[in-house]
Molecule: small-subunit ribosomal RNA
Organism: uncultured prokaryote
RNA sequence: AGAGUUUGAUCCUGGCUCAGAACGAACGCUGGCGGCAUGCUUAACACAUGCAAGUCGAACGAAGGCCCGGGGCUUGCCCCGGAUCCCUUAGUGGCAAACGGGUGAGUAACGCGUGGGAACCUACCCUGGAGCGGGGAAUAACCUCGGGAAACUGAGGCUAAUACCGCAUACGACCUCCGGGUGAAAGGCUUCGGCCACUCUUGGAUGGUCCCGCGUCUGAUUAGCUUGUUGGUGAGGUAACGGCUCACCAAGGCGACGAUCAGUAGCUGGUCUGAGAGGAUGAUCAGCCACACUGGGACUGAGACACGGCCCAGACUCCUACGGGAGGCAGCAGUGGGGAAUAUUGGACAAUGGGCGAAAGCCUGAUCCAGCAAUGCCGCGUGAGUGAAGAAGGCCUUAGGGUUGUAAAACUCUUUCAGUCGUGACGAUGAUGACGGUAGCGACAGAAGAAGCUCCGGCUAACUCCGUGCCAGCAGCCGCGGUAAUACGGAGGGGGCUAGCGUUGUUCGGAAUUACUGGGCGUAAAGCGCGCGUAGGCGGCUUGUCAAGUUGGGGGUGAAAUCCCAGGGCUCAACCCUGGAACUGCCCUCAAAACUGGCUCGCUAGAGUCCGGGAGAGGUGAGUGGAAUUCCCAGUGUAGAGGUGAAAUUCGUAGAUAUUGGGAAGAACACCAGUGGCGAAGGCGGCUCACUGGACCGGUACUGACGCUGAGGCGCGAAAGCGUGGGGAGCAAACAGGAUUAGAUACCCUGGUAGUCCACGCCGUAAACGAUGAGUGCUAGAUGUUGGGGGCUUGCCCUUCGGUGUCGCAGCUAACGCGUUAAGCACACCGCCUGGGGAGUACGGCCGCAAGGUUAAAACUCAAAGGAAUUGACGGGGGCCCGCACAAGCGGUGGAGCAUGUGGUUUAAUUCGAAGCAACGCGCAGAACCUUACCAGCCCUUGACAUGCCCGUCGCGGUACCGGGAGACCGGGACCUUCGGUUCGGCCGGACGGGACACAGGUGCUGCAUGGCUGUCGUCAGCUCGUGUCGUGAGAUGUUGGGUUAAGUCCCGCAACGAGCGCAACCCUUACUUUUAGUUGCUCCCAUUUAGUUGGGCACUCUAAAAGAACUGCCGGUGAUAAGCUGGAGGAAGGUGGGGAUGACGUCAAGUCCUCAUGGCCCUUAUGUGUUGGGCUACACACGUGCUACAAUGGUAUUUACAGUGGGAUGCAAAGAGGCAACUCCUAGCCAACCCUCAAAGAAUCCCUCAGUUCGGAUUGUACUCUGCAACUCGAGUACAUGAAGCUGGAAUUACUAGUAAUCGCGGAUCAGCGCGCCGCGGUGAAUACGUUCCCGGGUCUUGUACACACCGCCCGUCACACCAUGGAAGUUGGUUACACCUUAAGGCAAAGUGUAAAAUCUUUGACUACGGUACGAUCAGCGACUGGGGUGAAGUCGUAACAAGGUAACC
Repeated sequence: AGAGUUUGAUCCUGGCUCAGAACGAACGCUGGCGGCAUGCUUAACACAUGCAAGUCGAACGAAGGCCCGGGGCUUGCCCCGGAUCCCUUAGUGGCAAACGGGUGAGUAACGCGUGGGAACCUACCCUGGAGCGGGGAAUAACCUCGGGAAACUGAGGCUAAUACCGCAUACGACCUCCGGGUGAAAGGCUUCGGCCACUCUUGGAUGGUCCCGCGUCUGAUUAGCUUGUUGGUGAGGUAACGGCUCACCAAGGCGACGAUCAGUAGCUGGUCUGAGAGGAUGAUCAGCCACACUGGGACUGAGACACGGCCCAGACUCCUACGGGAGGCAGCAGUGGGGAAUAUUGGACAAUGGGCGAAAGCCUGAUCCAGCAAUGCCGCGUGAGUGAAGAAGGCCUUAGGGUUGUAAAACUCUUUCAGUCGUGACGAUGAUGACGGUAGCGACAGAAGAAGCUCCGGCUAACUCCGUGCCAGCAGCCGCGGUAAUACGGAGGGGGCUAGCGUUGUUCGGAAUUACUGGGCGUAAAGCGCGCGUAGGCGGCUUGUCAAGUUGGGGGUGAAAUCCCAGGGCUCAACCCUGGAACUGCCCUCAAAACUGGCUCGCUAGAGUCCGGGAGAGGUGAGUGGAAUUCCCAGUGUAGAGGUGAAAUUCGUAGAUAUUGGGAAGAACACCAGUGGCGAAGGCGGCUCACUGGACCGGUACUGACGCUGAGGCGCGAAAGCGUGGGGAGCAAACAGGAUUAGAUACCCUGGUAGUCCACGCCGUAAACGAUGAGUGCUAGAUGUUGGGGGCUUGCCCUUCGGUGUCGCAGCUAACGCGUUAAGCACACCGCCUGGGGAGUACGGCCGCAAGGUUAAAACUCAAAGGAAUUGACGGGGGCCCGCACAAGCGGUGGAGCAUGUGGUUUAAUUCGAAGCAACGCGCAGAACCUUACCAGCCCUUGACAUGCCCGUCGCGGUACCGGGAGACCGGGACCUUCGGUUCGGCCGGACGGGACACAGGUGCUGCAUGGCUGUCGUCAGCUCGUGUCGUGAGAUGUUGGGUUAAGUCCCGCAACGAGCGCAACCCUUACUUUUAGUUGCUCCCAUUUAGUUGGGCACUCUAAAAGAACUGCCGGUGAUAAGCUGGAGGAAGGUGGGGAUGACGUCAAGUCCUCAUGGCCCUUAUGUGUUGGGCUACACACGUGCUACAAUGGUAUUUACAGUGGGAUGCAAAGAGGCAACUCCUAGCCAACCCUCAAAGAAUCCCUCAGUUCGGAUUGUACUCUGCAACUCGAGUACAUGAAGCUGGAAUUACUAGUAAUCGCGGAUCAGCGCGCCGCGGUGAAUACGUUCCCGGGUCUUGUACACACCGCCCGUCACACCAUGGAAGUUGGUUACACCUUAAGGCAAAGUGUAAAAUCUUUGACUACGGUACGAUCAGCGACUGGGGUGAAGUCGUAACAAGGUAACC
């Protein structure tokens, strides 16, 4: 000191979360020792038991014990006397008990803190002065008699005092009318020295009471409170001032600087946190306060309204003989209860302190110690050194190794702590030690007795394997888990801390996220709709003065402890001690006078008045004008009009619409008209008049700070709406009808009522917006416009003041943008904001006739919501461009039959894959067996196949054969043949058979784990990079723009300059020519032949090698002089000549694990291997792709002509022969420019004459051919016979732009055989393209976006279901509380009475008064049938509102 999280990415705003520290903690796991601390935060709940306040015999009387003496006798008891001493005890009396100890309920207060003040008290203590004389009457104890269960108590009698009461005295004291008056005492002990007491009094000390300034929580959804209230006079009361109390008088006092009320709370020193300022807190320790079962009250006393005192009332508990009594742990222990949770019914007065006492001493749960608890802080230990074969084991592994790990073992060494034995303190200045045989010290034994917890996806240090498979689970936030999880669980390893570690809770921090230090408000949350103005805040220049603020010096105080610094003591530390500093504060005093402030002398720059001008839809009232609309009347006139995308409702033959004339009514004011004007805003628009507000310019005369802002308050305030009364032409919510639609309570149309208009009165809100509060000053300009003024050279000029716009520098801003009209730089004032939703809602208050407005929450819920900008994608946005995309043509598909593929169905199996384009004559260039993966059987198990080991054999193979079997396979024997090398050794190689184990094998799964290959957008023109520049950044620029191109092709321009992958070219082929070559090719020429057949020959054709040729090169036009385009010439070919190969960055988790390869998983006498048979060929049906047709541009028959690819030895096969034919027989030739090779459409002729035919050929029958081990399921072909559907195909849809479509045949791969498919080849050979509006796809620029899984996107509301919190609600239950009245205990006060030795008690009455009761309110909380909305919830329903022009722009 920051980090994570909104997005595809970015910047910002903003919340949520984390890392830190702390704790009187608790919980989970674990636990060796010691020191020092700490330990009911909850029920101020109830308490058994013990203890916590006594002491004094030197105040007093008495009793008992001990002791002494005597006596009686029952010989261990009783009686009497004494008392010097000693002990004990109840009582009288004194002092203490008001301290110490506990708790925090109450209290928002002079309670506390701090600083002052005065009208006071103070036992014991100190100091000074004075005194202590003389009397008296009682009373407890005790005795007697009673009452009572008890507690206790009554009557009578005796007695003492330092108990009580007078008299005397009075230095000083008190009262006073200043004359005077009033009031004391106590003795005890003594060593006889005195000591301790007592009384009055002075001063002090200590402790306390009272008053005041300042400070001290939240709520205004608490705004008014108060009658002893505020003050005065007098009196009473008090220790004392005072309405403290009373009588009378006055009517005050407090409050927006927050009274009153409600809620919460002991306050402080301090503690925790924080850089600080602050925030939170108030355990332990210390100061103050309050309380003592609850409420009230006084008594005693120096002191109490009294924790371990009293009285009364109440609740509760206990005892009881039922009449009545007793009690108060918030003292120390302890118990129950509550709770997540907090200790022993311990020891001692040894120390410190307290009470009493002359003292010894006694008492002391204060205190000092011990016990329990890892509750915290601090310290120590659980060993140290050496030790690589890097052991074993574990885990991982690419199988080599790595890691655990010098870790262990082993060897050497040490003994802190704990243990055993011994010794043994300080605390105690003389005695006395609970702690304690403790701390410490010495000795001994032995590595011996002593390590866990948590984390390992990012934040955040630390990684692998296995298991699991959106399950189980994790999670502080983001988020993990759906078969390869570093995130779940386990293991190994690692990180962190360590006698602890983690979790939970709470506080501060981070959070500048309430911002004083230190934030904001155009669009993120946030400027009141606008003005006037009260309080308040702030305020121009200048003179003097005061000294409140301010500044400086000095003084007092700010308790101690704590914190900080220094030093010291426990072995260190924690802890403790000493000293210093500090305690940022308050008060007093001295001084200064700049600034602020008060008073004061002046000033004119702020503000205002006056005079003179001009501008304006500023306001109010009255009047008035024309155009248009509708209606009414009349004329002309006839069938439609109107309306729409198209229609209909509607109007019209009863005369509409149209048109002409006349009339009526209401509302609004075309043109002018303008980012023009005016107004504070809302708003204001024909013209005229009247009244009236404000601003501006010029002038300088006057006033002299009169100013700015403005909480409350008051006023104005669009539209809609409300009330009363008018008015009502047009328009038009609601409503009605017609359309549209799946629906259409809408958009469109026809009507139409409130309303819109006027007057008066309400309402008080708007996206009331510049989303920008008002004021003042300062900070470049340019340009337009509006209202004034000045100047000259009178202009398209210069200048000045006020307004209104655009652009723009500096600066600001997250960016967009703002920019003298600030969102810049400053000042002062007001308002407002603090995550999204819930919600501008509920409740309460105020306002309103109502509608509603205003003020304004919480529970709950989410981790986002949001702003600006970026790149894409998308749009029923726009611009430009391209493509057989449309259009223009031509031929098809969709209908029929068949073929083929797919779906579906069926089946034992109908193996599997492919699925919009981009699956479907696709994988399959060819399923009868094989293939084959599927099914039913039957076999085999180291295996059909590979490598390694051992043993055996020498082969293997071929030919025919026998037996079993469906076959695989099994059994048998016969013949032929008898491996290679060799060092001659079964030595080496090779082959075969057998055996055991490693392993083989898998067309089993995952193409969403992969490689490779492929499809597709798309042969579309794009996709990027380096450097530079711009931007906070994502990114942009380049690549955009103007032209051009098939093209990011080229040119020009340009903060870009270059480059790469693509395009093009280079490659193949085709079209032309040349050269070379001339067999198997060719034949002009010479011979020759049936025939280029043969001999010459190589000119031509052709073949196949090398070259040439085309480049907008030339010319004209156009363009910008460019790139290019267009026309032409030449040329075989002309503008990439035609065709092919060639496929950028990427997209589709596209396809393929069944080509191959491969991770993981799975099977292993089977999911492997072999084999027979079957299936992949099924068949109500649906779809795709094709073939053949439906005929005369045709069919059949006959004759006849012209190709080019390509294939051939298990082959192609001529000729010849046979057969109707498929084919067969026979056998030349050819390992190929040599042999095998035939085209068909075409041409010619005959017939057919428009029909289900001489079209069409399906289907079926019979007989055959060929291939093959084998054509049944299930091949192809031939002949004869048969002769189905079909007469040009609905909606829809497809290919093709030239040697193309269409049409015709030929060849090849696979292959034993088999195709209408596929791949090639040539023959014949068209039509059309105006053009780019539309459909589809693509490119590019731009725009909008709430999309980014990217429109197959996003997303809204009702309804249904579940859950949650909440509002209303007839009521009901409880708490708190104001006021009034009634009753009134104890108590003091007052009065009267009784009465005493003196007094008091006592009795009665009065007012006051706790509790209680009655009545009426206020307020808070709980429950509540029913009800309202809200929130949340993987896959519910209905629609489609919003985001694109979201398909009717959206919104208030």